Predicted 3D model of a 365-nucleotide RNA (Bacterial RNase P class A) from a Bacteroidota bacterium. It is recorded under the gene name rnpB. Lineage of the source: Bacteria > Pseudomonadati > Bacteroidota. It matches the Rfam family "Bacterial RNase P class A". It is annotated as a ribozyme. Its family is annotated with ribonuclease P activity, tRNA processing and dimeric ribonuclease P complex in the Gene Ontology.
RNA sequence: UUUGCAAGUGGCCUUAUCGCCAUGCCUUUGGUAUGGAGGAAAGUCCGGACAACAUAGAGCACCAUGCUUCCUAACAGGAAGGCGGAUCCAACGAAAGGAGGAUCCGACAGAAAGUGCCGCAGAAAGGGAAACCGCCUCGCAAGAGGUAAGGGUGAAAAGGUGGGGUAAGAGCCCACCGGUAUUCCGGGUGACCGGAGUAGCCUGGUAAACCUCAUGGGUUGAAAUGCCACGUAUACCGACGCAUAAGGGCUGCUCGUCCAAUGUCGGGGGGUAGGCAGAUCGACUGGAUCUGUGAAGGUCCAGCUAGAUAAAUGAUAAGGACUCUUUCGGGAGUACAGGAUCCGGCUUACAAACUUGCAAAUGUU
Numbered sequence: 001u002u003u004g005c006a007a008g009u010g011g012c013c014u015u016a017u018c019g020c021c022a023u024g025c026c027u028u029u030g031g032u033a034u035g036g037a038g039g040a041a042a043g044u045c046c047g048g049a050c051a052a053c054a055u056a057g058a059g060c061a062c063c064a065u066g067c068u069u070c071c072u073a074a075c076a077g078g079a080a081g082g083c084g085g086a087u088c089c090a091a092c093g094a095a096a097g098g099a100g101g102a103u104c105c106g107a108c109a110g111a112a113a114g115u116g117c118c119g120c121a122g123a124a125a126g127g128g129a130a131a132c133c134g135c136c137u138c139g140c141a142a143g144a145g146g147u148a149a150g151g152g153u154g155a156a157a158a159g160g161u162g163g164g165g166u167a168a169g170a171g172c173c174c175a176c177c178g179g180u181a182u183u184c185c186g187g188g189u190g191a192c193c194g195g196a197g198u199a200g201c202c203u204g205g206u207a208a209a210c211c212u213c214a215u216g217g218g219u220u221g222a223a224a225u226g227c228c229a230c231g232u233a234u235a236c237c238g239a240c241g242c243a244u245a246a247g248g249g250c251u252g253c254u255c256g257u258c259c260a261a262u263g264u265c266g267g268g269g270g271g272u273a274g275g276c277a278g279a280u281c282g283a284c285u286g287g288a289u290c291u292g293u294g295a296a297g298g299u300c301c302a303g304c305u306a307g308a309u310a311a312a313u314g315a316u317a318a319g320g321a322c323u324c325u326u327u328c329g330g331g332a333g334u335a336c337a338g339g340a341u342c343c344g345g346c347u348u349a350c351a352a353a354c355u356u357g358c359a360a361a362u363g364u365u
Base pairs, nucleotide, nucleotide: 001361002360003359004358005357006356007355008354009353012320013319014318015317016316017315018314020036021035022034023033024032025031026030038336042347043346045345046344047343048342049341050221051220052219053218057255058254059253060252062217063216064215065214066213067081068080069079070078071077082108083106084105085104086103087102088101089100092097109212110211114210115209116206117205118204132151133150134147135146136145137144138143159177160176161175162174163173164172178202179201180199181198182197183196184195185194186193187192225277226276227275228274236267237266238265239264240263247259248258249257284303285302286301287300288299289298290297291296321334322333323332324331325330
């Protein structure tokens, strides 16, 4: 310098004409002024506000989460840290190795409660079971018994090294190292870290398999819900039969609770399908400042920023900006994508440009 990858910033501008939606004003079949999508409005994956339902209780089931502390309205989100793993660098060292550092990743409780599964290979894949070769003992031999040291299979096969011991072997015993359990001391809010001791305790993996433990979750979802207006059928069929029952009450089951004859439920019909609220001032936006490592929080100042309902936010023209291309006249392009009760997150999509980091290639010194 070029290319690629990742993260971040920011997401073309101006004017005119004709339209669309909302609000205000006016001299109101109209005119006029102002405003009119996003960082993701998306996926609808989490969490909340709000609302209704049995005032929402108990048990079971089901679902979610799973190192610590903190932030937050809350969370499966975020911050800071602990531990583990991978890669790179690396003090020291003759080497083997390796203190320590950087970056990235981790559903990171329990496999010593139980169940299941572990292809092929292998004698054997979970139970202290199992003997293929080898080793030892007995036996003429066939074979029997002992042995997990050695070989072989495998991703994984009885902690490792050395010694003692033994017929041969084995934590069978011992020393050191490693692990597990446990006791104590010191540090830290804590996860955890450092140190000292005790016990041969040495036990395969798998829980985004069932499961266990701990914590949390009542269900539904703006087509919620309240009100006004219009219209209507208490048609008809079936079930129940006047209440400690059956049935039903928007909650998977049980209990509890509530309802009841102009009844309740199921089927099947009739009518309406307009308006207002919910619904846009809010965990809001911008700036300054303080506290905190940080997520974030406090204070002050300023601002009001779509509110539609089958869904408006558009089209045309001119000019400009940027990128690519060019026969230097010009030509082409400017992403992903659009509200639908609101808010906090996560995830995914995103042209060209700019910033930062990493990797590769090439060139110069």